This is a predicted structure of a 397-nucleotide part of an RNA (large-subunit ribosomal RNA, domain III) from a Bacteroidales bacterium. RNAcentral holds the full RNA, with entries from SILVA. It matches the Rfam family "Bacterial large subunit ribosomal RNA". NCBI's taxonomy places the organism under Bacteria, Pseudomonadati, Bacteroidota, Bacteroidia, Bacteroidales.
Context: one part of a larger RNA
RNA sequence: GAGUAACGAUAAUCCCGAUGAGAAUUCGGGACGCCGUAAUCCCAAGAUUUCCUGGGGAAGGUUCGUCCGCCCAGGGUUAGUCGGCCCCUUAGGCGAGGCCGAAAGGCGUAGUCGAUGGGAAACAGGUUCAAUAUUCCUGUACCAUCGGUUCGGCGCUUGAGCGAUGGAGGGACGCAGGAAGCUAGGUCGGCCAUCGACUGGACGUGAUGGUCCAAGCCCGUAGGGGGCUCCGGCAGGCAAAUCCACCGGGGCAACUCCGAAAGGCGAUGGGACCCCGAGCCCACGGGCAAGGGGGAUCGAUUGACGCUCGGCUGCCAAGAAAAUCUCCUAGCGAGCCGGACAGGUGACCGUAUCGUAAACCGACACAGGUGGGAUGGUAGAGCAUACCAAGGCGCGC
Numbered sequence: 001g002a003g004u005a006a007c008g009a010u011a012a013u014c015c016c017g018a019u020g021a022g023a024a025u026u027c028g029g030g031a032c033g034c035c036g037u038a039a040u041c042c043c044a045a046g047a048u049u050u051c052c053u054g055g056g057g058a059a060g061g062u063u064c065g066u067c068c069g070c071c072c073a074g075g076g077u078u079a080g081u082c083g084g085c086c087c088c089u090u091a092g093g094c095g096a097g098g099c100c101g102a103a104a105g106g107c108g109u110a111g112u113c114g115a116u117g118g119g120a121a122a123c124a125g126g127u128u129c130a131a132u133a134u135u136c137c138u139g140u141a142c143c144a145u146c147g148g149u150u151c152g153g154c155g156c157u158u159g160a161g162c163g164a165u166g167g168a169g170g171g172a173c174g175c176a177g178g179a180a181g182c183u184a185g186g187u188c189g190g191c192c193a194u195c196g197a198c199u200g201g202a203c204g205u206g207a208u209g210g211u212c213c214a215a216g217c218c219c220g221u222a223g224g225g226g227g228c229u230c231c232g233g234c235a236g237g238c239a240a241a242u243c244c245a246c247c248g249g250g251g252c253a254a255c256u257c258c259g260a261a262a263g264g265c266g267a268u269g270g271g272a273c274c275c276c277g278a279g280c281c282c283a284c285g286g287g288c289a290a291g292g293g294g295g296a297u298c299g300a301u302u303g304a305c306g307c308u309c310g311g312c313u314g315c316c317a318a319g320a321a322a323a324u325c326u327c328c329u330a331g332c333g334a335g336c337c338g339g340a341c342a343g344g345u346g347a348c349c350g351u352a353u354c355g356u357a358a359a360c361c362g363a364c365a366c367a368g369g370u371g372g373g374a375u376g377g378u379a380g381a382g383c384a385u386a387c388c389a390a391g392g393c394g395c396g397c
Base pairs, nucleotide, nucleotide: 013031014030015029016028017027018026032394033393034392035391040374041373042372043371046354047353050352051075052074053073054072055071056070060068061067080142081141082350083349084348086119087118088117092113093112094111098107099106100105122140123139124138125137126136143346144345145344146343148341149340150339151338152337153336154335161332162331166328167327168326169325174315175314176313177312180308181307182306185302186301187300188299189298190211191210192209193208194207195206212270213269216265217264218263223258224257225256226255227252228251229250230249231248232247233246236244237243273294274293275292276291279288280287281286316319360369361368376388377387378386379385
C1' cells in the first nucleotide's frame, strides 16, 4: 500500500422462547423460502474413528460462537445364509526343469497365482437410555456336512456301492427387434378410525390416517424348449467305456424339461391406525412410555426400463474360460443305497461413520472431478420442464 480488496454460488430470511458472563450465528417452537432423476436414500472406491455420550473454548472455523468433522475423556462395529477368505478360471503375472544372454537378466513348458466373471444356503418384524443389525431378539426357513434311531430295498466275486487328475454332456454367454402374460408401483372407489359447528361459507359430495405383510413350503398355470424309446453296428472322442458322436433298423404321440404369476399355508402371528394408560422425565407448554382395548384389512383401474426371458424372431462382424454338477469307463471294492425322525458342527476377516461430499481426488470446511442401484404425485412422449410428496436444506459475516 490499507483498515483498502476479499470473507467462495443472488435458495432468504423473520419472530418468540431457552441457555449463558456474553447470542444475527447454539438449542426449542412458529412463519417464510430452496432442492426434490436431488441439494433424497442405499452400495462400491477412497478416507480411517470423522460415529455416540459427557465436558471444553487456547488454536483450527475467512465474522461470531455457549456450537463443530476442533480439543479432552469414556463408549460403540456381534453373521453357516451379506461381502471376503474358500473352489474355479480371464487378460496378465510368476515360473521347477529348459532355451537364450559379457554380467545384470530375457523368454517360456509343466505348474502356480490372478475378479472386474462362474460356484451351496434368509426372510419379516422388533430394539433393552445414545451409537450395530438380512449380524442381536422374536417368529418362520434354508444349505452343506457328520454320526444316531427307525422303516424299506439291494449286494457279498454270478460284484451292491463308490468312482478319476482320464472321456463326454452341461456350465455357456453376440447385437437388434417386437409381442404376449404378469408383478412391483400408482390412482380411484368402498369400508374403518379420528377430527372439524368460535370465523365469509360448509356436518356434506368435508379433512387426515389406515385398508399392509417376506423368505420358505405346497400347487404347477400363461408361456417356451426337446421328438422320445428300444435293438444292432462302430475304424472317431490320444487307453477303456454301457457315455458322447456317427451309421442301420423297430416301436410310440404322448412323454419330458424350463417356467413367471395367481391361489393355499406361513399368519389364531406381526405391523399400522385409533382409544385408555401404571409409571418416568419436564425447559410446566408438554414429551417418553410398560401394559390393556378396538374396527376395517375389500373392489376397480392403470402399469413398468422389473419377471416369464439363459426364451422367441431376425441379422452378420459369428459373439470368454475353468470348476461346482451329471453320465461314462479305468480303478477300488464288502457292505451299501433310499425315505422318515430327532440331533451335532459351520472357523477366520470386514461390518462404526462420510460417500455428487466440509470426511474421497483437487495445498483450503475449494462454484471443479468421482462408478452402480432405488427414485412417488399433477401436467407431459419423457430420467425434458414446472410445481409438489417422503426426505433434506437456507450454502459460517